Small-subunit ribosomal RNA, 3' major domain from an uncultured bacterium, 480 nucleotides, folded computationally. Its mean pLDDT, the model's own confidence on a scale to 100, is 81.
Context: one part of a larger RNA
RNA sequence: UGACGGGGGUCCGCACAAGCGGUGGAGCAUGUGGUUUAAUUCGAUGAUACGCGAGGAACCUUACCUGGGCUAUAAUGCGACCGCAAUACUGGGAAACUGGUAGUUCCUUCGGGACGGUCAGCAAGGUGCUGCAUGGUUGUCGUCAGCUCGUGCCGUGAGGUGUUGGGUUAAGUCCCGCAACGAGCGCAACCCCUAUCGUUAGUUACCAAGCUUGAGCAAUCAAGAGGGACUCUAACGAGACUGCCGGCGUAAGCCGCGAGGAAGGUGGGGAUGACGUCAAAUCAUCAUGGCCUUUAUGUCCAGGGCGACACACGUGCUACAAUGGCCGGUACAGAGAGUUGCGAAGCUGAAAAGUGGUGCUAAUCUCACAAAGCCGGUCUCAGUUCGGAUUGAAGUCUGAAACUCGACUUCAUGAAGUUGGAAUCGCUAGUAAUCGCGCAUCAGCCAUGGCGCGGUGAAUACGUUCCCGGACCUUGUACA
Numbered sequence: 001u002g003a004c005g006g007g008g009g010u011c012c013g014c015a016c017a018a019g020c021g022g023u024g025g026a027g028c029a030u031g032u033g034g035u036u037u038a039a040u041u042c043g044a045u046g047a048u049a050c051g052c053g054a055g056g057a058a059c060c061u062u063a064c065c066u067g068g069g070c071u072a073u074a075a076u077g078c079g080a081c082c083g084c085a086a087u088a089c090u091g092g093g094a095a096a097c098u099g100g101u102a103g104u105u106c107c108u109u110c111g112g113g114a115c116g117g118u119c120a121g122c123a124a125g126g127u128g129c130u131g132c133a134u135g136g137u138u139g140u141c142g143u144c145a146g147c148u149c150g151u152g153c154c155g156u157g158a159g160g161u162g163u164u165g166g167g168u169u170a171a172g173u174c175c176c177g178c179a180a181c182g183a184g185c186g187c188a189a190c191c192c193c194u195a196u197c198g199u200u201a202g203u204u205a206c207c208a209a210g211c212u213u214g215a216g217c218a219a220u221c222a223a224g225a226g227g228g229a230c231u232c233u234a235a236c237g238a239g240a241c242u243g244c245c246g247g248c249g250u251a252a253g254c255c256g257c258g259a260g261g262a263a264g265g266u267g268g269g270g271a272u273g274a275c276g277u278c279a280a281a282u283c284a285u286c287a288u289g290g291c292c293u294u295u296a297u298g299u300c301c302a303g304g305g306c307g308a309c310a311c312a313c314g315u316g317c318u319a320c321a322a323u324g325g326c327c328g329g330u331a332c333a334g335a336g337a338g339u340u341g342c343g344a345a346g347c348u349g350a351a352a353a354g355u356g357g358u359g360c361u362a363a364u365c366u367c368a369c370a371a372a373g374c375c376g377g378u379c380u381c382a383g384u385u386c387g388g389a390u391u392g393a394a395g396u397c398u399g400a401a402a403c404u405c406g407a408c409u410u411c412a413u414g415a416a417g418u419u420g421g422a423a424u425c426g427c428u429a430g431u432a433a434u435c436g437c438g439c440a441u442c443a444g445c446c447a448u449g450g451c452g453c454g455g456u457g458a459a460u461a462c463g464u465u466c467c468c469g470g471a472c473c474u475u476g477u478a479c480a
Stems, first nucleotide, its partner, number of pairs: 001480002003477003007474007015464002019427005026318008034309002042053002064304007077122002079119005087102006105114003125293002128291003134287002136282003139278001141276001146185006152161003165176003191270004196238007206227002211224005241264001244258001245256004307446001320420001324379007336367003341360002346355002386417001391412007433456007
């Protein structure tokens, strides 16, 4: 100087407390361990691994296993030689591949080149090892408020001072003081979205007041001209700064059911992650030193495996019901995607599906009926009209191909489960809870995952004694 203390002081955080909802019990989904296996490819392992890499394992992917092949090669550069190419038919084979027949190309600056084959060497190849040789990237402490430097001063020196102190703040934020005076990386601001208003603009969006035509008894509906009001779209601007008032205070600042205002004290959300820590993670994104391999640890193909199953754990979904289940009617979103695509209406069918193909490269058309909600009916507390696992049968779709191993539909079947021990997690407001919608990946899908979007919409916070983590000052130390 640090680190540590079941030392002290001050302060903060869904850290506790106050509340709401879960997990732990059940069934299933998914990941992991273990076990099994010819193989169950590899990595990730307290917080910071375990719906993680994987934003999608039937083949492919694929790295694993079994079997069948190749050895200048599956792909690349340089050299020499050949023109045997492509393609079609055909035999063998699971395919890779290997025979046979036909075929003998194209461009040209005439040197050659494209494409294919043969030969040989330098080489190529490796998801083989080492993340404890590395770059790059990432997690974490932590969006915590810290981490340092120049000059000066103090100290023999390590070092200190500044950065401590008194206040204040979300903040090393600011003020005052001070042997310090300044500065840098962080904080904040500048960036994006959102909440209000104005200006400009008006199609594919909008339709208030009016106008015209058609249908209809009417309510109303459809079409057109028209409008620039409203909504909206998208560019520019305004607006919030403790600016004003009162109180407290030297100041910074704090307080006010004060004003004005759409918004008030960082308005809400995002992006943004200092010096560093963990020899943290990744040689399997990529790159790369060294080592190893070269008729194999390379490479091609078929089939299998990654999906096994006594069990253990994590993360989720669905429930155990009446604030509910079922039936009928009816209302209101936002954000997205679409030409190898989204696919309307109509027809058909018991349904999923099928057929069909208007329109749309999209504010125009489509996906696309939002669901919870509201109104009416029924069930009457039961393992039930709760719950839907499992299993049987019949089908649909994608795709060469759904046996291992896809999703979906219908009929039948109807398991566990009656609110979950010790323990443990999330959340402070448009949040939790609850309800549906969309997207990426993608032929299809094991998505209950991930990332977004809106609808409905709470309870509670006395407080900081305690648990956990952190910041500053101080003290002890036989630790570095």